Molecule: small-subunit ribosomal RNA
Organism: uncultured bacterium
RNA sequence: AGAGUUUGAUCAUGGCUCAGAUUGAACGCUGGCGGCAUGCUUUACACAUGCAAGUCGAACGGCAGCACGGGGGCAACCCUGGUGGCGAGUGGCGAACGGGUGAGUAAUGCAUCGGAACGUACCGUGUAAUGGGGGAUAACGUAGCGAAAGUUACGCUAAUACCGCAUACGCCCUGAGGGGGAAAGCGGGGGAUCGCAAGACCUCGCGUUAUACGAGCGGCCGAUGUCGGAUUAGCUAGUUGGUGGGGUAAAGGCUCACCAAGGCGACGAUCCGUAGCGGGUCUGAGAGGAUGAUCCGCCACACUGGGACUGAGACACGGCCCAGACUCCUACGGGAGGCAGCAGUGGGGAAUUUUGGACAAUGGGGGCAACCCUGAUCCAGCCAUGCCGCGUGCGGGAAGAAGGCCUUCGGGUUGUAAACCGCUUUCGGACGGAAAGAAAUCGCAUGGGCUAAUACCCUGUGUGGAUGACGGUACCGUAAGAAGAAGCACCGGCUAACUACGUGCCAGCAGCCGCGGUAAUACGUAGGGUGCGAGCGUUAAUCGGAAUUACUGGGCGUAAAGCGUGCGCAGGCGGUUUCUUAAGCCAGACGUGAAAUCCCCGGGCUUAACCUGGGAACUGCGUUUGGAACUGGGAGACUAGAGUGUGUCAGAGGGAGGUGGAAUUCCACGUGUAGCAGUGAAAUGCGUAGAGAUGUGGAGGAACACCGGUGGCGAAGGCGGCUCACUGGCUCGAUACUGACGCUGAGGUGCGAAAGCGUGGGGAGCAAACAGGAUUAGAUACCCUGGUAGUCCACGCCGUAAACGAUGAAUGCCAGUCGUCGGGAGGCUUGCCUCUCGGUGACACACCUAACGGAUUAAGCAUUCCGCCUGGGGAGUACGGUCGCAAGAUUAAAACUCAAAGGAAUUGACGGGGGCCCGCACAAGCGGUGGAGCAUGUGGUUUAAUUCGAAGCAACGCGAAGAACCUUACCUAGGCUUGACAUGGCCGGGAAAGCCAGGGGAAACCUUGGCCCCUCUUCGGAGUCCGGUCACAGGUGCUGCAUGGCUGUCGUCAGCUCGUGUCGUGAGAUGUUGGGUUAAGUCCCGCAACGAGCGCAACCCUUGUCACUAGUUACCAGCGGGUAAAGCCGGGCACUCUAGUGAGACUGCCGGUGCCAAACCGGAGGAAGGUGGGGACGACGUCAAGUCAUCAUGGUCCUUACGUCUAGGGCUACACACGUGCUACAAUGGGCGGGACAACGGGUUGCGAAGCCGCAAGGUGGAGCCAAUCCCACAAACCCGUCCUCAGUUCGGAUUGUCGUCUGCAACUCGACGGCAUGAAGCUGGAAUCGCUAGUAAUCGCGGAUCAGCUACGCCGCGGUGAAUACGUUCCCGGGCCUUGUACACACCGCCCGUCACGCCAUGGAAGCGGCGAGUGCCCGAAGUCCGUGCCGGAACCCUCACGGGACCAAGCGGCCGAAGGCAAGCGUCGUGACUGGGGCGAAGUCGUAACAAGGUAACCGUAA
Repeated sequence: AGAGUUUGAUCAUGGCUCAGAUUGAACGCUGGCGGCAUGCUUUACACAUGCAAGUCGAACGGCAGCACGGGGGCAACCCUGGUGGCGAGUGGCGAACGGGUGAGUAAUGCAUCGGAACGUACCGUGUAAUGGGGGAUAACGUAGCGAAAGUUACGCUAAUACCGCAUACGCCCUGAGGGGGAAAGCGGGGGAUCGCAAGACCUCGCGUUAUACGAGCGGCCGAUGUCGGAUUAGCUAGUUGGUGGGGUAAAGGCUCACCAAGGCGACGAUCCGUAGCGGGUCUGAGAGGAUGAUCCGCCACACUGGGACUGAGACACGGCCCAGACUCCUACGGGAGGCAGCAGUGGGGAAUUUUGGACAAUGGGGGCAACCCUGAUCCAGCCAUGCCGCGUGCGGGAAGAAGGCCUUCGGGUUGUAAACCGCUUUCGGACGGAAAGAAAUCGCAUGGGCUAAUACCCUGUGUGGAUGACGGUACCGUAAGAAGAAGCACCGGCUAACUACGUGCCAGCAGCCGCGGUAAUACGUAGGGUGCGAGCGUUAAUCGGAAUUACUGGGCGUAAAGCGUGCGCAGGCGGUUUCUUAAGCCAGACGUGAAAUCCCCGGGCUUAACCUGGGAACUGCGUUUGGAACUGGGAGACUAGAGUGUGUCAGAGGGAGGUGGAAUUCCACGUGUAGCAGUGAAAUGCGUAGAGAUGUGGAGGAACACCGGUGGCGAAGGCGGCUCACUGGCUCGAUACUGACGCUGAGGUGCGAAAGCGUGGGGAGCAAACAGGAUUAGAUACCCUGGUAGUCCACGCCGUAAACGAUGAAUGCCAGUCGUCGGGAGGCUUGCCUCUCGGUGACACACCUAACGGAUUAAGCAUUCCGCCUGGGGAGUACGGUCGCAAGAUUAAAACUCAAAGGAAUUGACGGGGGCCCGCACAAGCGGUGGAGCAUGUGGUUUAAUUCGAAGCAACGCGAAGAACCUUACCUAGGCUUGACAUGGCCGGGAAAGCCAGGGGAAACCUUGGCCCCUCUUCGGAGUCCGGUCACAGGUGCUGCAUGGCUGUCGUCAGCUCGUGUCGUGAGAUGUUGGGUUAAGUCCCGCAACGAGCGCAACCCUUGUCACUAGUUACCAGCGGGUAAAGCCGGGCACUCUAGUGAGACUGCCGGUGCCAAACCGGAGGAAGGUGGGGACGACGUCAAGUCAUCAUGGUCCUUACGUCUAGGGCUACACACGUGCUACAAUGGGCGGGACAACGGGUUGCGAAGCCGCAAGGUGGAGCCAAUCCCACAAACCCGUCCUCAGUUCGGAUUGUCGUCUGCAACUCGACGGCAUGAAGCUGGAAUCGCUAGUAAUCGCGGAUCAGCUACGCCGCGGUGAAUACGUUCCCGGGCCUUGUACACACCGCCCGUCACGCCAUGGAAGCGGCGAGUGCCCGAAGUCCGUGCCGGAACCCUCACGGGACCAAGCGGCCGAAGGCAAGCGUCGUGACUGGGGCGAAGUCGUAACAAGGUAACCGUAA
């Protein structure tokens, strides 16, 4: 520090996801040791049991229990507070601390900084005191009640308990004269004096009273900060203030009476939700974000709610009272309780420990002290919960062992790893030793203080002894011994680490992208590897990455995003200058910012974690001093911003009135006749009742042609005949004035197209809805004929639009050129030029931008203010609010769901887009197919099997250039099992192999017998063969989607690319585009390109002309011979021909066209002319095209069978359908007779002549020929002659009967051919469709391969005869180039929308139902404070001898307030709800085709139907 994921690829936008760190964690697997730390985050749920706050006898009366002493008693035992002590009690202090929890609380809290009107027990300092009396009461005793808790009556008694009196330095009140108010004693010691004693007395200590101050602690007030929601906008009656009373420790509406009517709020009141706050903690570069366990500070709470009492302090966790819920006890009458203290239990939960030890230390309470108490605390226990440290060994060791895994079978890897040898001993186990934490208090000695005092007491120093829960722990030592100690996750990319097997869209994985459908590095297992390591993974959560809420640090033309547009209150921001001020700002000082934490430097545990000393820091707040530039405030001045006056100009600016012509329609009349209208074509419609057309006249409404223009005006919406008056704004020029008056603008408010709504008019044309006609599979559309709202006017609503420049407003600055509108100035040559201000356009530099593009009218550079955005869908929807008559508008979510959605540009592909151009593509022609019969292939069906493959073009006379057996792969049946075939090993055999014969059998095969007895040899044996056995053979079984090879196709189309350079962020582009030209990316020219490669062309073969060479088997001109005839013979090589070598054609020449050129057109010559004809030759690639059945081959499957052999059958089936052909339908023909002319080829298991036989197929025969020699082999169409005369025929030949021939082991299934007989369909073939542009089509025959034969009419070749037509490129098909649009990229056979149907999910509405919350009003009203009253209630004080009275207290009662409860009407929120609404998701459902290409009616926005 980034990465993955939208695309075919690219850039940018944007979301999702990952790598990091962290945790009070949990879960899974695993687990050796130690140190330090942490450990109910959930039910503030309920709690059994124990413990957690007592202490003081030096306050008191005392003595239940214990010990001692004393007394009595023989003893049992009794008595005795005398002593140590002490239960219960009175009294004091404490219990308000410590410990727990976070429910409540959004401020009555907390943090920081300030403040004034307060309190304070214990503590410190000081001052002054501590005199003298009194009356009670618990305990206790007696007698009762009660189950208990508890309680009643009478009686006795003490105090540091209680109450007066005295005194009052200070204190309080005051009318300043005065008045008021206190105490308690206890203990130690002691010389003199007194006393019987106790003691007095003195002194010390503690205590007590009053008061002042202090410290610490606490109460109160203010400022600032402190979560979310505006779909919470108004809240408030003690409310805000005053006066007075009350109350408090204290200010205060804290409370009450009266008076006034205030107070708070968009700087967010009120309400709702959520939440303890801070120091800190986690993360982060920081700013921030998240968090508030453990430790520290504050607050709040203590079963829930209310209340007060006591007290210095509480409205009190282990106190009280009341109410409520719950639990327990009960004798049913009543009682008791509160773990959010420490342990522990149940419950909840994914989840959180021992009912431990000790007060040794630290601290707290009480006490003079000893000491007691202390679940605070210190320790121990449990848990890998976290952090930190250590270990599980170290060195050597290659035969690279065995085993495992992989393998190309060679090997590789595990791997120096192990074994083995040597060494060490941490930790653990055993044994032994053994700390620190503990020095105070205390004793003794001694100094000082107090004192009369060497007592006591306080204090310092020295010294002595006691005290350890942890714990025999840390630590140290000794011996033994590698001995006891490794796992977890991952290995497709991100991300470090790969193979095998299994599985086969199954099982499963998955953080994202995505893996799995038979070769899975992605599932499972194994081997191996990678990472971390006593842990490792997963899940959850936070921050980070995320600049993805952007203060630091983002955006808004098209990606999400500028309000439709003005005005304008608040707010924000604001020109030049002087003085002043000091709020902001800057600097210094001071205070504070607790400690801990973090950081730095040290120190202590062996190290570290951890602990600890010091420093820094705590970025903050406050006070104060100084500064005065800048911002702000105040005062003044200025004119450049803004505005006003005067003058001028242009304009569809606005509202209102008047008025004009053209046109449409309608009406009337005239002329006039059969149509008009409408469309792609029609029909509906109108018209003989006279339309349309035409003429005249009239009516009425709406809109204003030409001018007219990227012209003008307006803020926008918008505004267009002419004219009158009214009215808003702009511009320009000069000048005067005002003097910052400005800009923006949340709320607010005005305007706001069309549609729509209300009321009333109006209504010509147009025209939703509607009707009819067409179109169509349908057509609720597009087209046509009609037609109502509406469109128009007036008034009132609505308030939305793709209200767009998809671009908020204002100001300044930053190159230009050209046009246009309005004005001004200047110049001259008078219609032009120059300058300038304001508008409106085009192009373009810098610059910006993801790109497209923008570019002085910015999307540039800056400033100010407003609005808005934060992934797609759900959704601009629901609910709520506001507005509206309604339609609806506005504001505006969530659940759920997806891994994208979207922008710009690129390359393709596509388009019922465009341009240019090719091709038998169309057209022009000729002949066919589609109809018939037959042949053949295919589908389908059938079958035991009808083997398999091929499937649009590019499968279908295709693989097959030969299925009767064989072939043959299929079926049935019968056999064989190392096999029909190959190689090797082992064993056995020997008669070589082999040949012959017999039996069974359909054969294969099984079986029996005989004959013969090989070659080489080193004499062992080997070869060959047979039998057995083991490795293996074999498979036309599967996968052409695992492959090689070969092939088809686009397409013989003209294309496909590369290097370097250049352009672009990039994909890519350029080159290869453009202008010409060509069959051609062929060539030329131009050009940021310059070159090159694969293709094209040429080189190759063949054919057409000539020459040369050669001359048999070909040929025969001349010469000779010869025949009935014949190159038959001699001879010849001239010709033909054969087959080898050359020549020839190159736009070379001429003319024209072409700007040049390339090239084209015409011509000459030539056998041939513009690639002469034909062939071979097929670029990069496409179709997962075809072939595992030609062959080869990975994987997989079968192995007495899916192999192999044999016989028979099948591949030849047949209601049908299609393809390809043949033969025909006839006279351009058919039959018969006669006559003529080829070429390519083939031939020895072969072609087979002549002759003879047969009507023929053929037979016989066998010459010749291994072939330019012989044979196949008569070519046919054609020509001549003749018959047929338009007929299902003398056309046509299917079918069938019969007789034959040939091949073959064999023609039944299932061959071909011949003779005779038979003589079917068919009379030119619907829609549709195929071939062909010249020696071509058409037509005629011939040959060959395969092959015994042949179903060949097929295929491949050969020659004979031999046409027609092409105007042209609009259209169909295919293709090439350029361009355009695109939402396609599996690429239009694409993509994609909506309803319906089915399943699942969340959600809205809903009669209602249920819960919760807060408030209001009323009723009732506990406890309790306060107020009132004051019982035949009351000891203290006063009066009285006393009775009694007074003062005071006070039960009870009454009153105010008042919790819970009840009633009532509403509010808010949650859950649920028959039914209902839409939404989302879901491999293959239905209907259509809306959108994307002009998407076939351009699309889209608002509105209505």